[in-house]
A computed fold for a 128-nucleotide RNA from Halanaerobium polyolivorans, annotated as c-di-AMP riboswitch aptamer (ydaO/yuaA leader). Lineage of the source: Bacteria > Bacillota > Clostridia > Halanaerobiales > Halanaerobium. Its Rfam family is "c-di-AMP riboswitch aptamer (ydaO/yuaA leader)". Rfam describes the family as follows. This family represents a conserved RNA structure found upstream of the ydaO and yuaA genes in Bacillus subtilis and related genes in other bacteria. The ydaO/yuaA element is thought to act as a genetic 'off' switch for the ydaO and yuaA genes in its native state. Model confidence (mean pLDDT): 78 of 100.

RNA sequence: AAUAAAUUGUUGUCUAAUCUCAUUUUGAGAGCGGAGGACCCAAUUUUUUGGGGCGAAUCUAUUUUUUAGAUGAAGACCUUUUACUUCAAGCCCGUCAGCUAACUUCGUAGACAUUAUUAAAGGACAGA
Numbered sequence: 001a002a003u004a005a006a007u008u009g010u011u012g013u014c015u016a017a018u019c020u021c022a023u024u025u026u027g028a029g030a031g032c033g034g035a036g037g038a039c040c041c042a043a044u045u046u047u048u049u050g051g052g053g054c055g056a057a058u059c060u061a062u063u064u065u066u067u068a069g070a071u072g073a074a075g076a077c078c079u080u081u082u083a084c085u086u087c088a089a090g091c092c093c094g095u096c097a098g099c100u101a102a103c104u105u106c107g108u109a110g111a112c113a114u115u116a117u118u119a120a121a122g123g124a125c126a127g128a
Stems, first nucleotide, its partner, number of pairs: 001008002011113004018030004031108006041098001050096001051093004058070004071088005077123005083117001
């Protein structure tokens, strides 16, 4: 913008989660992320009081499970600061993993919005 809705397209938001080449099936690569894994270093353990990982999503009080504080995260170009508005879930490994070069291995989903949070400084981009 079309529209009753569904749906499609454009522009954006959270996030690592985007792009390219192929494609009957089936994928491959680049980019961006995660995990395991030496010397050295750390730890000298407290191993059911289990332990650990992804993620901002954790902790302490309390209340009938809601509030409050600390701490952390997001908000239309980027960084910093000010103020404002929100958020603090969920999932996984399976008794086991500190850091970690080489090396090994995995993910690339999902959910939303409709003139947008505010001001300043420094940059970037575009236009003249």